[in-house]
Molecule: Bacterial RNase P class A
Organism: Pseudooceanicola nanhaiensis DSM 18065
RNA sequence: GCGGAGGGCCGGAUGGCCGCGGGGGUCCGCCCCCGAGGAAAGUCCGGACUCCACAAGGCAACGGUGCCGGGUAACGCCCGGCGGGGGCAACCCCAGGGAAAGCGCCACAGAGAACAGACCGCCCUGCACGCAGGGUAAGGGUGAAACGGUGCGGUAAGAGCGCACCGCGGGCCGGGCAACCGGACCGGCAUGGCAAGCCCCACCGGGAGCAAUGCCGAAUAGGGACCUCGCGCGGGCCGGUCGCAGCAAUGCGAUACCGCCGCAGGGCGCCUUGCCCCCGAGGUCCGGGUUGGCAGCUUGAGGCCGGGGGGCAACCGUCGGUCCAGAGGAAUGGUCAUCGAACCGGUUCCGGAGACGGGCCGGGGAACAGAAUCCGGCUUACAGGCCCUCCGCGCAC
Repeated sequence: GCGGAGGGCCGGAUGGCCGCGGGGGUCCGCCCCCGAGGAAAGUCCGGACUCCACAAGGCAACGGUGCCGGGUAACGCCCGGCGGGGGCAACCCCAGGGAAAGCGCCACAGAGAACAGACCGCCCUGCACGCAGGGUAAGGGUGAAACGGUGCGGUAAGAGCGCACCGCGGGCCGGGCAACCGGACCGGCAUGGCAAGCCCCACCGGGAGCAAUGCCGAAUAGGGACCUCGCGCGGGCCGGUCGCAGCAAUGCGAUACCGCCGCAGGGCGCCUUGCCCCCGAGGUCCGGGUUGGCAGCUUGAGGCCGGGGGGCAACCGUCGGUCCAGAGGAAUGGUCAUCGAACCGGUUCCGGAGACGGGCCGGGGAACAGAAUCCGGCUUACAGGCCCUCCGCGCAC
């Protein structure tokens, strides 16, 4: 100097005038403070919070994740590692457990695609010029993939047939928390792929959602029609209640009703244990009223700035400072002026052999994009500029 890789930041600035939303103060004139994003987007994950008669434990169904370890409130996220793949490398990618539990698929081509197979070829024998029989799977062909690879020996020609190395399997030893890695030895020379096909295994998971959910106010027609299920039993040696006796305390009797208790029944897909319901519950259609106000509402598993400790890191702990948007058809806008990157043009200036670069002058005017309950992530979109680190190539000192 060129090319590449990883990460971070900004993403308009200044001033004047006019105008907005929230909060505070007020002498009611006005003054002060704060006021969109790195993605606010997609609604893909995980939660906080609210409600739901269902809750705890176990099972089933359905769904999700899938190497190991760590982080986190949690996750399908993040960090570190292992294994595999791409790349010279820095780095990047991987729905990364199980194919010997079972089922299924591998089209076409090809001899043959799971325990298959002989088209060409090679070798041997017979025959006699091109046939028949036998052997072979090393060579060629087909294919995405051919039942190990390379080499040597051996053989009629060949084949793990034998041997060396690789590969695969086995147990042993060593390192590591582990996934895994390494070593020597033994082995029959050896058993395809797909599970982002069903499935098996391990772990995780209730449903809706701020239009959740509460409070106040107002109004109408506690409207009408139809359908389904249910509307059970016992206790009066329980209370209320009733009747009789009694001054009263109280005693006796009754049980239609109210309350209480128990059983049955019902409430979760099933079971157990609790709890709840049990004089009603649910569905469809037609019609009427209300579209008001307040809360939820922004103080958080917080964010940002600065210091310091632990950890390879993600992250955790601690100290100090700072309240950092809460609208409710939805606020931060309009206007003027100056500056302003990429880009375009010019140039009698500078460097250079030149291309070109720098300077100067003129033009130009910068992306994706707007909170709506709130957080932690992922994914997608993004003009331009700046910074840091690393890799490769070339050159000079």